[in-house]
Formats: sequence, C1' cells, structure tokens
RNA sequence: GAGCCGGCCGGACGGUCGCGGCGGACAUGGCCCCCGGGCCGUGGUCGUCGAGGAAAGUCCGGGCUCCACAGGGCAAGGUGGUGGCCAACAGCCACCCGGGGCGACCCGCGGGACAGUGCCACAGAGAACAGACCGCCACGCUCGAGCGUCAGCUCGGGCACGGCAAGGGUGAAACGGUGGUGUAAGAGACCACCAGCGGCCCCGGUGACGGGGCCGGCUCGGUAAACCCCACCUGGAGCAAACCCAGACAGCGUGCGUUCGAGGGCGGCCCGCCCGAGCACGCGGGUAGGGCGCUGGAGGCGGUCGGCAACGGCCGUCGUAGAUGGAUGACCGUCGCCGCGGUCCCGGUGACGGGGCCGCGGAACAGAACCCGGCUUACAGGCCGGCUCGU
Repeated sequence: GAGCCGGCCGGACGGUCGCGGCGGACAUGGCCCCCGGGCCGUGGUCGUCGAGGAAAGUCCGGGCUCCACAGGGCAAGGUGGUGGCCAACAGCCACCCGGGGCGACCCGCGGGACAGUGCCACAGAGAACAGACCGCCACGCUCGAGCGUCAGCUCGGGCACGGCAAGGGUGAAACGGUGGUGUAAGAGACCACCAGCGGCCCCGGUGACGGGGCCGGCUCGGUAAACCCCACCUGGAGCAAACCCAGACAGCGUGCGUUCGAGGGCGGCCCGCCCGAGCACGCGGGUAGGGCGCUGGAGGCGGUCGGCAACGGCCGUCGUAGAUGGAUGACCGUCGCCGCGGUCCCGGUGACGGGGCCGCGGAACAGAACCCGGCUUACAGGCCGGCUCGU
C1' cells in the first nucleotide's frame, strides 16, 4: 500500500417547559361502616424511573392460555452432507464434499436421476437407448481433360445406392481422453495408460468421508425451489388468548298496588296540597366499561472449571418502561464528532503528511405493546482486535 475476518459504540453535561408509571405528604370529591377509620378517585406539588441494536419485517422456533386428543394409518405442510449444541428451530459450532481466490478467507435450497413419469428454449442434421449438413471411403452409370504399347490407367465433376463417425460446423450440453493396432475409409472394433462408474477387500475416522489393492463391462447427459421416492418432524387457535367484576335496554320470577291508592313532586322531616298506574326487589346473559394476564426471565455481567468451538456446570453480583388514541419529547447553552472554507505552526528538497484557531453547515436507521431464542432487512458517523498478500 492492497485486502480478509471478528467485536463494539451509536453523542455527553446543564437549564427551562412538557408527557407516562410508581411512591410520599397536602387539598378535595364519592362510597361503606361496628363512628375509630377503610376503600376508590381528582388536583397541583416533591422524589424516583422511563425504548433499540435493530424495539422493524412478522419469516422460523418455543414459553404461556384456551379448545381438541385411545392407538394406528392416509392427506397436507416442513426439514434434508456428518457429528455435536440448544427448551426448540429453517438457528449456532466443528468437520466432510464441491466451487472460487496467490493467500487470509468466501460461496453452496449439499438425500435419491440404474423405482417410474415428465421436461431440456434458441441454434443445430441430430438432445436420450440420438443423428449425418459439410466431409471421408467403396461400388455402379455418366461427362470432361491428360497419358497410352488401344488392354486400359490417372485426375476433376455430376447422378444413384451403400459404408463411416476421424475432422469441420451448431450448442450450456453431441454418447470418454491421448497414443497405437486395424481398415476401402473408420470406430472401445482391439491394445496400453489416464479419467469416470460399479462390485469386493484392506487401512484410518464416532461419522460424512479419505487413502490403497483387485476385478468388471468398456462409458451408462442434465433437471427433484418438476411430479415422485426415502428418512425424520408437525393437532388447532391465539394476550383482540384465558380469567374476574360488572352497567344500560330487553326477558323471567316474587311481592305490593290501581279511589281501601303503591309510587312521585312541593330543599330535608311531620301535617297539608297536587299528580297518579304502575312500583320495588331478585334472577339472568356477560354487551358498554373496568380489572387481571403484565413483566424476574431458557435473564444480564464477572470469575472459575470442562470442551477446538457452539455451549454447559459451579460461585459471586445486578435488578425500576409497562402505555391502551397509546408516555419516553421540544427549545436553549457549553463541550465532543463529521464535512467545507480561511488562517497559522511543525516535519519533508518535493509531491505530501500532522496539528492549533476561527467561521458556516450537518448528525443516520428507526420507536416497546404478553415474553423469550434466532433469521432477515435498514443504518449518518466512529472505535478496537486478529490475520493475509506485496514492497
């Protein structure tokens, strides 16, 4: 100088005003009562606490709640190298195999294509037990030229019928590669070596797999995020779950009452006056509304032990968001950060590098809503560690 990997932060302090939870005293309202108080609110005030690394997308997996559930099977969905971790997973760790990079390292939706079915665009003659366009070769007929000892021979072209798959050409892919034998020309037709496939055996590994030996027919394309096959897993709905308290309007029951008058009004009580046919109580469903679920959990941090690691055991320590039209904010000041401009200083011959001061501007992505583990996506600016290559 160029890169690779991992981890972390994501403004600080102060002032003024404002919002939500909890607690204290004060003021005030309502209800109950065994008259001492108790319970539920409201108001300002004091104290204290008040978003994230992703709170996001809601894509996986669990906890929790209710419903369902003998057992087995089908269907549907999901997962898919191996071993491990975990409450569980489509997550994580380590390894294997394949691919990329000089390398650090990165990428892989990584079971099965001899169980069966389907598909393989365009180009090309032919795309799956394929095919012959150019080409190569043999034989026959014929045309032309040349030679000729007049038997024919050679060269070139055309037609017809065959052989071949070496070479050319098409394609992402054309039914192994190189060399030889062979042939009219050729071809795994045959041979040697190599590659690949299958079978058996030995060695290493828990395993995926790796290394080696022998044999075989000689070569058998791809695609399963196409159907399908194999193995394993999966009941449904969700905090608007579930539970508790409970208005109002209907409905039902009981009691009293309609001139022998319940009940209501005239502030309260008695009398009186007026109105007067309904009134009171209970049950009930669980709506409006309220409460609960509601935040301490597979928790964070530190140490130590086991393990390559993910992770686990033990010990210590920490502990405050819980709103429900939904709070966690706004403004100002100082400092810090970044960018631009100006100016000054230092190092250097220089390109340039480092620093101070001043001015202007900027500061992202985004906001809990039952909780947790992951994945994915977004993100101004900045910090730290390890490693590789080149000089």

Overview: The RNA shown here (Bacterial RNase P class A) has 391 nucleotides and comes from a soil metagenome. Of the family's consensus pairs, 94% are formed in the model. The coordinates come from a structure-prediction model, not an experiment, and the mean pLDDT is 77. It matches the Rfam family "Bacterial RNase P class A". Rfam classes the family as a ribozyme. Gene Ontology terms of the family: ribonuclease P activity, dimeric ribonuclease P complex and tRNA processing.